[in-house]
Molecule: transfer RNA
Organism: Candidatus Sungbacteria bacterium RIFCSPHIGHO2_02_FULL_49_12
């Protein structure tokens, strides 16, 4: 330099055009317990950024940024 893949709560993953984006874990509170752990309940928090297509975009297209890989 060329090409390919990826970017989603604090963390790990799912959703691949259509309901209020879903779980696990972590965190906060409550229940339980003599106390704690385990268990149960509630809550907080997310689509890398910008533009485009579409009635509708996490999903499709373009560019930028970041990460990984192949070739040279």
């Nucleotide at each position: 330099g060329u090409c390919c893949c990826c970017g989603u709560g604090g963390u790990u993953g799912a959703a691949u055009g259509g309901a209020u984006a879903c779980a696990a874990u972590a965190c906060u509170c409550c229940c339980c317990u003599c106390c704690g752990a385990a268990g149960g309940g509630a809550g907080u928090g997310g689509u890398a950024c910008a533009g485009g297509u579409u009635c509708g975009a996490u999903u499709c297209c373009u560019g930028u940024c970041g990460g990984g890989g192949a070739c040279a």